Context: one part of a larger RNA
Formats: sequence, structure tokens, C1' cells
RNA sequence: GGUGUACGGGGGAUGCCUAGGCUCUCAGAGGCGAUGAAGGACGUGAUAAGCUGCGAAAAGCUGCGGGUAUUGGCAAAUACGAGUUAAUCCGCAGAUGUCCGAAUGGGGAAACCUGACUGGUUGAAGACCAGUCGCGAAAGCGCUAACCCGGAGAACUGAAACAUCUAAGUACCCGGAGGAAGAGAAAACAAGAGUGAUUCCGUAAGUAGUGGCGAGCGAACGCGGAACAGCCCAAACCAGAGUCGUUACGGCGGCUUUGGGGUUGUAGGACCUACAUAAUCGAUGUGAUUCGAACGAGAACGACGUGGGAAAGUCGGCCAAAGAAGGUGAUAGCCCUGUAUUGGUAAGAAGAACAUUGAGGUGGGUAUCCUGAGUAGGGCGGGACCGGAGAAAUCCCGUCUGAAACUGCCAGCACCAUCUGGUAAGGCUAAAUACUCCUGAGAGACCGAUAGUGAACCAGUACCGUGAGGGAAAGGUGAAAAGUACCGUGAAUAACGGGGUGAAAAGAACCUGAAACCGUACACUU
Repeated sequence: GGUGUACGGGGGAUGCCUAGGCUCUCAGAGGCGAUGAAGGACGUGAUAAGCUGCGAAAAGCUGCGGGUAUUGGCAAAUACGAGUUAAUCCGCAGAUGUCCGAAUGGGGAAACCUGACUGGUUGAAGACCAGUCGCGAAAGCGCUAACCCGGAGAACUGAAACAUCUAAGUACCCGGAGGAAGAGAAAACAAGAGUGAUUCCGUAAGUAGUGGCGAGCGAACGCGGAACAGCCCAAACCAGAGUCGUUACGGCGGCUUUGGGGUUGUAGGACCUACAUAAUCGAUGUGAUUCGAACGAGAACGACGUGGGAAAGUCGGCCAAAGAAGGUGAUAGCCCUGUAUUGGUAAGAAGAACAUUGAGGUGGGUAUCCUGAGUAGGGCGGGACCGGAGAAAUCCCGUCUGAAACUGCCAGCACCAUCUGGUAAGGCUAAAUACUCCUGAGAGACCGAUAGUGAACCAGUACCGUGAGGGAAAGGUGAAAAGUACCGUGAAUAACGGGGUGAAAAGAACCUGAAACCGUACACUU
């Protein structure tokens, strides 16, 4: 030095576990904020560094309700207390709530500095205390995960290069809103037959189309479903008020404004005429009733032996509208918490019914009047549509133009005619749909500590970076601390030997404890 055997060290794999995650489902909620938010700074405890709670009334104060023997958070120690005259704890409502922060008296390098006015305090000054002082006409201002609407808007990439094209109206940025948003009651589709607002899903269909006819992009009608809901103005006409003009002083007219009226395409309305006064709907108030917090009631088991320990085993029982689940010294329907079922009501929510009030018709006639103008349409330049300018309809924007008036006008993919459908240039509108920062209940052929969130643990922490930003590692004694009294060796509070606890040292560098790697003893051997 090698090989073997035995025993160790080292290391933290593996197994088991779960306090944390992940993905969903069903409900709820869908906002908070000048009554000062979100987020912070600094304080606050008998002792107090951190976390949590709270705010100079500071791990708390008050009221009401629940609840019942303990209790002063994590936190186990000491001291001192509190509590059956009902504490701690739980729920609801309230009080207090420093300073910064939209931050708002002014300033400022956030958590600091410094004013004015009014009131208080003081013998006086100063200081101190309370309130007020932002911008804006008002609304409002700031924060917030995704969803939504609008404005602005890439490139990588693909086309096997690249320029039209694609990626994509995506990402990013900005504005705005809601619990949803947007859209929405036909100037719609269709086709010789019809449908009847919008939205969403399936299909139609990768079809019709579009396209350096490349890469690619890509409808609609119709059909089947989800959900269903329709309305209000402008105008004509009538009346009132104000103002101006005119006047023969009786009025008439213009403009502004208020009320009535009226709302559509088998045209409708005004106007004239005949009849009717209801059904129904909206708003407000009262409010039966229901839901609704903490929480209450809630069935049924013993013995034997094994064991440290029984819930396992054996024997004999019981409950079940409850054999969901968790815990208890191993695997418990009957030990505990619970579960099925049931009770309970405050704040609050919904809300039948009633009352008040407002809205709310039908037929006929048709000479006249009204029915959304710098609009529709057109030229030019862009954009949106399945449609890349094309034969290019339709829709939107810029610019230059610019109608008609119901015998009207628009559309039906250039355009024209016939025919058909509709009635633009004003507005509102629930549901079906999208999403989940958040709350409750539940689920998983999801993970089980190099996994699962970056984060099971005091993690967006430590640490890195001027900064934007980047960003870890780290779980497990035991049923219970019973966490080794006492003695010895030793310089020792190290370490070790006894001894004790415990089922077991599992001894806190603590479950199990693999491999690499490092040893000790013995045997054989070069």
C1' cells in the first nucleotide's frame, strides 16, 4: 500500500409527515378616498430587539349582544396583577386615531421647517391647546388584480432573403367608466319566400372571398340554442313669461325661455271630427313577512389481554335525518371538537300589500303644416370591413364642395330600370356575456420542502446594484420538556465518565440517516 471483516466519523439522499402552495366549483362582494384612502414613518408593554395589535384615550376605551372560568398576543421565564359584583374571548355599533402620504395654509431633501385668523390658556411676552385657511364655476382630484371602452401605437418574427404583406391594432404608453363595460329597438337582413333590437354560444366554415393569388388572412346569410323589453326627445300646433320691433293702441311679428302636445313607414303626427277616462307602468312613503352576527341544542361503549400508550385484536352491546372531517400516547360512528337536523336574533338586506303622486287611449277625414342641414351625397387624401383600390358597394375621419322635403329620401356590393326592404343626419335601455385584488363553503387520477408561489420558516426579507432592478438559503426532539437533579475527571461555562428522564437518547449540530469522502481495530497479503 491492497483486500476482507467489524466499528465509527462525515454528509444529508431516501422514506414518512405538513403548517404552505397550485388549479378549479358554488355562493358573496365587486370598490376604498377631503368624515383624509392605499401605503408608510414614529411611537405604544413592568421588563421589550422583532412580528402582530393599537395610536399620546396607543397589545387598548365605551355601549349592546353572545359566552363562562379562566386570564395579561406570538412567548414557553420572573415579578405584579385582573376575574363568578361575570373578566379574558367572540360579534355588531361607536369613541380616540401622532406625523407623512391625493396631502390641501406656505415651504420641503416624505414622515420635517414655518405662517395668518378666531377662540382658549397666562399678570405680561413668548410658548402651548382647539378650529379654519389647497386648486376648480361645479363635478372632482389619489389608490386599486383582471375584465371593458376610447386615444396613440412598435419591433423581433413569418414569408425559409426582403420591400407590399405578416407579427398586430398585439406589446408598451395615455385617458375614462362600471360591477360589469360596450352594443341595442332597423334609412337592418333577405330574395319573388320570409325574418323582425342588441349580446353570447354552437354550426354554417377554414366555406364565400382576400392575398408579392406568396406567407398567410378570413366573413356573412341561414339553422340550433342562452336570454329576452322596450322606450324618451326635436319639430308642427296650443298656452304662459321675458325682451325687441311695429302699430290705426284693438293688436301683430321676431328672439329667448317654460309648460302642454307628439314620436312613425300597412307612414305617423299637428289640424278637424266622433267616442273613452280603464288596463298597465314608474317614483316616494308605511311596511306583513323572509334572509341575516357572535352563538345555543344535538344520538350512541364497556370489558379482557398485548403494549410506554389502545382508537388495533378478542368478547359482548348501542346510535344513525349524524359512518363529512379533525384531534386524542398506534387505526375511534358511540372519548373531545364536530357532523345530520334544529333554534336564535342586533346592525343590515330583500320585500307582499296598501297609500300618495306622475305617466298612460280608440276610430274617421285630409286642402294646409311638421317629421333631426353645412347634414346626406360628390371630388381629393386616409382608415374600418373577409375585401391589400380593385368593377368596389357599405361605414368612419380630414379637406374642398354640397341636396331633396313624403308625388320625398336611403339600401338591396360599380351603375341604370323594375321590384323589394326601410325611414338617416337626437337620446336612454335590464338579462343572457367577460373578469377575480377580496370573503365564505367545498373539490382535486395536483405538489409534498432542489417539488409546490420567489416566499410552508419574521420573504420581496438577507444580500447585490448609484439606480431602474435583481433576489436567495432556511421545515420535522418527544405522546409529554419529563430538555439530564447529583457526583467525578478537567483550567473550564469545553469535553468526557457515572447517574437520572424517557417506550426509545430521539439530547436540542435533535425522526429516518443512503452515497462520495476520512478513519480505527483485527486477519490475510505485496